[in-house]
Molecule: c-di-AMP riboswitch aptamer (ydaO/yuaA leader)
Organism: uncultured Anaerolineales bacterium
């Protein structure tokens, strides 16, 4: 000097997964708000087993002998708050256990984890200064 790793802080991204308060020496525990999910009437709707269902964007079609891989359609993400276009990227994983449609009242659960940079156009909001 370079490279790699670890820790802390700041600014941001995906995701519902954030904030505040209290107790406590601390680890931690609890509560509330906010966001998100599930169960659950009437009315309406639906049809069964080689079952059925849920969270989630993560489904479908085609090709290869298959595992798998590839392509496409559809869906999702991408830096102030929203929209559009282009470019780029993703299209997983897990759970219930024969059982759940919608669903007011009501009941109940979660707040993890993983990351690091893209430009343009239009619209809107907030703040500051001055009068």
């Nucleotide at each position: 000097a370079a490279u790699a790793g670890u820790u802390g802080u700041c600014u941001g991204c995906c995701u519902a997964a954030u904030c505040u308060c209290u107790u406590g020496a601390a680890c931690a525990a609890g509560a509330g708000a906010a966001c998100g999910g599930a169960g659950g009437a009437a009315c309406c709707a639906a049809u069964c087993g080689a079952g059925g269902g849920g969270u989630g964007u993560a489904u479908c079609u085609c090709g290869c002998c298959a595992a798998g891989c590839g392509a496409g359609a559809g869906g999702g993400g991408u830096a102030u708050c929203c929209u559009u276009c282009a470019g780029c990227c993703c299209u997983a994983a897990c759970c219930c256990g024969u059982c759940a449609g919608c669903u007011a009242a009501c009941u109940u659960c979660g707040u993890c984890g993983g990351c690091a940079c893209u430009g343009a156009a239009g619209g809107g909001g907030a703040c500051a200064a001055g009068u």